[in-house]
A computed fold for a 72-nucleotide RNA from Vicugna pacos, annotated as transfer RNA. NCBI's taxonomy places the organism under Eukaryota, Eumetazoa, Bilateria, Craniata, Vicugna. The RNAcentral record of the sequence draws on Rfam.
RNA sequence: GGUGGUAGAACUCAGUGGUAGAGUAUGUGCUUGGCAUGCACAAGGUCCUGAGUUCAAUCCCCAGUACCUCCG
Numbered sequence: 001g002g003u004g005g006u007a008g009a010a011c012u013c014a015g016u017g018g019u020a021g022a023g024u025a026u027g028u029g030c031u032u033g034g035c036a037u038g039c040a041c042a043a044g045g046u047c048c049u050g051a052g053u054u055c056a057a058u059c060c061c062c063a064g065u066a067c068c069u070c071c072g
Stems, first nucleotide, its partner, number of pairs: 001071002004068004010024004018055001026042005048064003052060001
C1' cells in the first nucleotide's frame, strides 16, 4: 500500500427496508428470621460518523474513523 471482516443497552450478542430485542449486570417489590436462589416489574439505545437512494434506512450504495485477519 492492497483484500476481506467487525462497529448496536454497562457487558456478550440476535434482528429485519416500516419508530430495536434477548441473556447477564443494575434498581424496586414479593418470597426468607436474615442472606443466597427464585418470581414480577422498571430503568437503561442519536444502532461508529457523514453523505446518497427511498414515502420510509440499524438494514441498500459511497466516503471516512477505530479495531481484527490475510497478501505484499
Its Rfam family is "tRNA". By type it is a transfer RNA.